Context: one part of a larger RNA
RNA sequence: UUGGGCGUAAAGCGUCUGUAGGUGGCUUUUUAAGUCCGCCGUUAAAUCCCAGGGCUCAACCCUGGACAGGCGGCGGAAACUACUAAGCUGGAGUACGAUAGAGGCAGAGGGAAUUUCCGGUGUAGCAGUAGAAAGCCUCGAGAUCGGAAAGAACACCAACUGGCGAAAGCGCUCUGCUGGGUCGACACUGACACUAAGAGACGAAAGCUAGGGGAGCGAAUGGGAUUAGGUACCCCAGUAGUCCUAGCCAUAAACGAUGGAUACUAGGCGUUGUGUGGAAUAUCGACCCAUGCAGUGCUGUAGCUAACGCGUUAAGUAUCCCGCCUGGGGAGUACGUUCGCAAGAAUGAAACUC
Numbered sequence: 001u002u003g004g005g006c007g008u009a010a011a012g013c014g015u016c017u018g019u020a021g022g023u024g025g026c027u028u029u030u031u032a033a034g035u036c037c038g039c040c041g042u043u044a045a046a047u048c049c050c051a052g053g054g055c056u057c058a059a060c061c062c063u064g065g066a067c068a069g070g071c072g073g074c075g076g077a078a079a080c081u082a083c084u085a086a087g088c089u090g091g092a093g094u095a096c097g098a099u100a101g102a103g104g105c106a107g108a109g110g111g112a113a114u115u116u117c118c119g120g121u122g123u124a125g126c127a128g129u130a131g132a133a134a135g136c137c138u139c140g141a142g143a144u145c146g147g148a149a150a151g152a153a154c155a156c157c158a159a160c161u162g163g164c165g166a167a168a169g170c171g172c173u174c175u176g177c178u179g180g181g182u183c184g185a186c187a188c189u190g191a192c193a194c195u196a197a198g199a200g201a202c203g204a205a206a207g208c209u210a211g212g213g214g215a216g217c218g219a220a221u222g223g224g225a226u227u228a229g230g231u232a233c234c235c236c237a238g239u240a241g242u243c244c245u246a247g248c249c250a251u252a253a254a255c256g257a258u259g260g261a262u263a264c265u266a267g268g269c270g271u272u273g274u275g276u277g278g279a280a281u282a283u284c285g286a287c288c289c290a291u292g293c294a295g296u297g298c299u300g301u302a303g304c305u306a307a308c309g310c311g312u313u314a315a316g317u318a319u320c321c322c323g324c325c326u327g328g329g330g331a332g333u334a335c336g337u338u339c340g341c342a343a344g345a346a347u348g349a350a351a352c353u354c
C1' cells in the first nucleotide's frame, strides 16, 4: 500500500462557511469519450505453458504451437456513466401568512444580599474550629436602628427529561437594531444539490498588552493550627486575577468520548413548538381526546455489538464525500518550518528498548 477499522480497545478535526476536487433526482434527444463486440497490427529471442523428438532415464537440449493481458488502427452497439439539446417537480431555494425562543449586539432602569463609611442606642466580648490559636475589640467591637457609597451577580418562576444557538455558549426588567428556525397554504424558480483538501470565520477557562475598576471570592504570599515533618488538607488575612473597553492567545474529559448528507427498517409512554379534527360549552378562550409536521427524552422489537450497550435522534440496512488509526515506551519529545509580545500553539520524526 491493500485490507480492516474509528461510543468505551489506536482512531471523528472544537464548530461552522466555502474554493478546487469527488459524488449527484425524473423524462426524451444527440454524440460516442468511458463501456461492450468483431477484425487487424504489435508486444525480439530465451524463459513459462501445451504437443512431439534427442542424449540409456532425468536435469538438459531441439522442433512446432498457443493463451491471457497491454498498446495502436478499422468497423459496429447505445443499456449505463459522460456530452449536446429540450422539458418535469418530488431534492433545494424564493415570495406569502402565522409563530416559539436565556439566539446576538447596544442603551436605559430595578430590587434583595455583601462590604465599607457616617450618625443613634448600647456593653464586653466577637469571630473561628473536631478542638483551638492567631485575628478584631473599652481610642467602644459584635448586636440593633437610620442614612450614604461601591462593585459584582441576577433568588423564586425553572423542567430529573423545558427553550435557543454551528459550536463555544446564552437566564432580573424594558426599549432599539439584528441572525436563524418551525408550521401552514401551495404561488414562483427549475437540480440551482451533498461533501469539502487548501483557505477563512467563530471559539470556555486560564494567560498576555494598554487603560479603567476592584464589593465579594481568591492562585501566590504572610500568620495560626495539625503533624515525625506539612512548601497541603482546617482557620485568619491577602496580591495578581475574577469585572469593563480595545487588542492578542487558539487550547479543554472543546464529550453524545459517536463527522456531515440522503433513503429505508415494529411499537409503547412523556414533553416543547405549530397545524387539523373531535368532545365539552348559551358563546369565546383555557383544559381534555385523536392525529400530521418539526424538535427533545425514556423504554423497547428486528438487527448490530467482544461485551457494556445502541436501537426511526442507530452504534441497524445502504450510498456519497471528508478527517483520522495501524503494538507499548521513547514522544506529542528532538530538529526544521509557520504563527505568537510572551506563555506557547500547529506540523511532527528517529536511534534505542520491551
Stems, first nucleotide, its partner, number of pairs: 003326004007308002012322001014202004021195003025088004031082001033081002035077009049065006091192001092189003096184004103178007110154001114150008125136002163170002207248006216242002221237004259321006267299012303310002327354003336347004
This is a predicted structure of a 354-nucleotide part of an RNA (small-subunit ribosomal RNA, central domain) from Phelipanche sp. Its mean pLDDT, the model's own confidence on a scale to 100, is 87. Lineage of the source: Eukaryota > Streptophytina > eudicotyledons > Orobanchaceae > Phelipanche. The RNAcentral record of the full RNA draws on ENA and SILVA.